[in-house]
Parts: sequence; structure tokens; C1' cells
RNA sequence: CUCUUAUUGAGAGUGGCUGAGGGAUAGGGCCCUUUGACGCCACCGCAACCGCCUUAGGUUUUAAGGAAAUGGUGCGAACUCCCUCCUCGCAGCAGGAUGCUUUAGGUAGCAUCAUUUUGCUGAUCGGGGAAAAAUGGGAU
Repeated sequence: CUCUUAUUGAGAGUGGCUGAGGGAUAGGGCCCUUUGACGCCACCGCAACCGCCUUAGGUUUUAAGGAAAUGGUGCGAACUCCCUCCUCGCAGCAGGAUGCUUUAGGUAGCAUCAUUUUGCUGAUCGGGGAAAAAUGGGAU
């Protein structure tokens, strides 16, 4: 690097250095930022996974709880900051039936009704899922 797997609406900042961008990528939003962001260093803190302990189970292994953070990583703005892909909810149009007028003719126009099903379109909002990303574990 790649594959696989679990998690991702919670939580957690001070100082020093630097000096203009940053919030993963592409686009659109929105936000942070010379009242110094981002990044690096020191200390501090948070607590997700692996690791440790306890209980149950136990071939492999699984679940819950606990401690610690001087075991290994990680993290310390905003839901992974929001959206873009799919789908459902909503609305409209086409399609159906009936009546009137119109036409050679459901041809064309208007009105009413039904709401099952099919397709398409659309602004906004909401729900769900996917993709991608990040972090941990495992594997090659």
C1' cells in the first nucleotide's frame, strides 16, 4: 500500500514556535482564522480499539463489568460540520372513468370522479440505506 473487520450524534486545552490559510478528495454550502487558525513541540486531559483483571461460558472463541492511562495506538470546533448516490414520505403531469361542447374520428377543449397501479418530473423538508473517509484490531 492492499484486503478484512468493528466503531464513528458522547467526551477532552493551556503555553511556546511559526505566520496564512484550514475544515480528507471534486463541486456546492456553512463555519474556524492576524483577538494567530492549520502545523510542530512540551505538558495536561478524554476514553474508542488492542492489552490487563473479574464473572459467565469455553476446543477454537463469545458476552458483560472493572481498573489503568508510565502497556501499544488514537483523540481533544461544529453529527465523519451539512449536501451531492439510492430509496420512502410530499406535490404535479401523463395514463383511467363519466358529462358537456367540438371533430370524419378520444380529434380537440373544459369540468367532475376514482385512487389501485405504471412511468416521469420537481423546490424544500424529514426518515432510512449505500459509497467514500477516519481510527483500532487482524491478515498478506